[in-house]
Context: one part of a larger RNA
Parts: sequence; structure tokens; C1' cells
RNA sequence: CUCUUGUUAAGGAACUCGGCAAAAUGACCCCGUAACUUCGGGAUAAGGGGGACUUUUAAUGAAAAAAGAAAGUCGCAGAGAAUAGGCCCAAGCGACUGUUUAUCAAAAACAUAGGUAUCUGCAAAACCGCAAGGUGAAGUAUAGGUGCUGACGCCUGCCCGGUGCUGGAAGGUUAAGAGGAGAUGUUAGGAAACGAAGCAUUGAAUUGAAGCCCCAGUAAACGGCGGCCGUAACUAUAACGGUCCUAAGGUAGCGAAAUUCCUUGUCGGGUAAGUUCCGACCCGCACGAAAGGCGUAACGAUUUGGGCGCUGUCUCAACAAGAGACUCG
Repeated sequence: CUCUUGUUAAGGAACUCGGCAAAAUGACCCCGUAACUUCGGGAUAAGGGGGACUUUUAAUGAAAAAAGAAAGUCGCAGAGAAUAGGCCCAAGCGACUGUUUAUCAAAAACAUAGGUAUCUGCAAAACCGCAAGGUGAAGUAUAGGUGCUGACGCCUGCCCGGUGCUGGAAGGUUAAGAGGAGAUGUUAGGAAACGAAGCAUUGAAUUGAAGCCCCAGUAAACGGCGGCCGUAACUAUAACGGUCCUAAGGUAGCGAAAUUCCUUGUCGGGUAAGUUCCGACCCGCACGAAAGGCGUAACGAUUUGGGCGCUGUCUCAACAAGAGACUCG
């Protein structure tokens, strides 16, 4: 000097990205226990108190145990060692228990019960396989598959123009096939022009399904949800008006947010002092309703801010023990 431990005056988070680490709390008995709440919880909430040993002990005749009562004794200390929650307040996210990157991520990610849409009538749909066959299922729509959402509470607005899906069948378009006008080659004949039938090559009209065009429906399907100008008797603002465009112009709720660039927005709270935090405002660069919106008790090795207790985290370091380091072998 390094590591692992132990103790520490006064202070007590001044350390630090951050109380990281450490300290503190701790089992049992008694008292007591708030907001909120889905009435189950929250809750060991919080916050207090107790304890060793000796003798006696009525009710209770004898014995035992536990608890209680009274009196007394000792120590610095009586759950005498060890093992054994720190707590509270507020906010975000996810309802919860659970699952995950074996070996840098345990989470707000995944799953979940619940919700909803859609497919499927059984030789089901869907899936594996070339097939036989198998799963689904020894099930049968209160079932099975798929997609999205994600307990619960209050809700889930407008748009079907585009894309998709479903339905429709009048018209347009449309394949193979059917059809066979015509054409070409060949040639009996003919001087030539031409040229029947046959054979071969080709081939127009006509007919011809689904699909597409077309017509409807459908957004808890993929998705989308405006601009400019003016206006009130201070000013400012605009309930109001005009105009252009659109399929329709963002409703409720929330909002500088896990989303806000400008931005440390502005105001209030907390601090002596607060780019974080909490409550508001709304000018939402660029929230928004099952890629769900907003709340929410309980829960969380989750994230953020604050407080009490506690401490060598620090002011600021010191001492001690053990193991190394160092020397010899």
C1' cells in the first nucleotide's frame, strides 16, 4: 500500500448522477393505528410500552403448567450471544401472481383473466405432410382457430373518398374450349388465266366462367380526422360573420405530458437557494378515444421527487484485527 472486518469525538447526506454502500429497524406479548378503498384491504400502518432472578400468592382439598398480583435482589446492559421488517408522503407506468434477453438489460417489455371483431355446421375452419395420414378432438358454436385490446370504473365521437373484406348481379371487358366464314400449300384438268373434291396449314363472326370495371355495405378492418380573412363602446380576445377545400374536418377526456422544439414556458407550492418534483394555465412544434381515452384500491428486487430515523457517504480522517504485499528458506 491492497483486501476482508471492527470501533470512533463533534456534526449528520454537507457525499454523490442518485443515501450507492453502510448504519438503523427486527422474534414475542400488550396498547394503539390515518387518508383512501373494489369494504377484502390499507395494517406488523404509523406510534408507544413490556421482559432477568428470588420469595409469597386468596378464590382452591392435592399435584402440574401457564398467566396474573404483591414484595424484594443484581448488572452498563434482562428477546443480555446468534438468527429475525427501517418507516412515511406525493407522482409516473403496468391492474394483480406470473414470464423474459442461459453468459452486460427483469422492465414501463411479454403473458394474463376480462372485452371485442372475424372465420368455422363437422369429412368444420385452421395447421403439418407429395401422399397415405395426423393435430384440431375421442371436442361440436356456452366449441375450436385467428387478429386487436388488456383487471375494475366512466366511456369509446366524426369519416366508407382511397386500400381491404362482404354482398350484388343489369351492362362493359375477358381465357381455354366450342365454332367455322375465309385464306394459303398441294393438283385431276387447262396454252395460260384459273382450278372441284380430298389432305394439310391457318383462321373471322358467334358463344364462353370467375376476376376486373360497376352498385351497395363495413372502421374494436388498413387508415384519416383543414386553411385564410374580418368582427364587441379602453385595450386585448372573438361567442359571431365571410370565403376556399374535403370522405370527414379531432367530440368527451387529458395536456410543457415516458409526448413541448422554442423551454429552466408562466403562475403557485416545497428549499436560505430547486434545469428535477408537485398543483395549475393551454400558445397540443407533433395527445386523443380497444396501435384504446381518462381515472383507480391493492400489488412492484420498477422509475421520479420530498421527509423522519440512522449512520465514516462526507467535513477528515484515525486506530485495531486478520489475509496479502516485502525479506529469508
The part of an RNA shown here (large-subunit ribosomal RNA, domain IV) has 329 nucleotides and comes from an uncultured bacterium.
RNAcentral holds the full RNA, with entries from ENA.